[in-house]
């Protein structure tokens, strides 16, 4: 220094142009002598960052940053 993948909720990950989601996990509640489990209810986000293209962008295009593999 050159290519390829990846970055979305506290963790794993879906969403490939039209109102951001799901399992876990944190909370609160019911059940029990208590606990685990099990059940409800609520919690959750700058879709790495900036700019383009669109009526409209997590999603297409461009550069930057990270991580992570390859080639030199």
């Nucleotide at each position: 220094g050159g290519c390829u993948a990846c970055g979305u909720a506290g963790c794993u990950c879906a969403g490939u142009g039209g109102u951001a989601g799901a399992g876990c996990g944190g909370g609160g509640u019911c059940u029990u002598c208590a606990u685990a489990a099990g059940g409800c209810c609520a919690u959750g986000g700058u879709c790495a960052c900036a700019g383009g293209u669109c009526c409209g962008a997590a999603u297409c295009c461009u550069g930057u940053c990270g991580u992570a593999g390859c080639c030199a």
Overview: Model confidence (mean pLDDT): 83 of 100. This is a predicted structure of a 72-nucleotide RNA (transfer RNA) from a Candidatus Amesbacteria bacterium. It matches the Rfam family "tRNA". Rfam describes the family as follows. Transfer RNA (tRNA) molecules are approximately 80 nucleotides in length. By type it is a transfer RNA. Taxonomically the source falls in Candidatus Amesiibacteriota (Bacteria, Bacteria candidate phyla).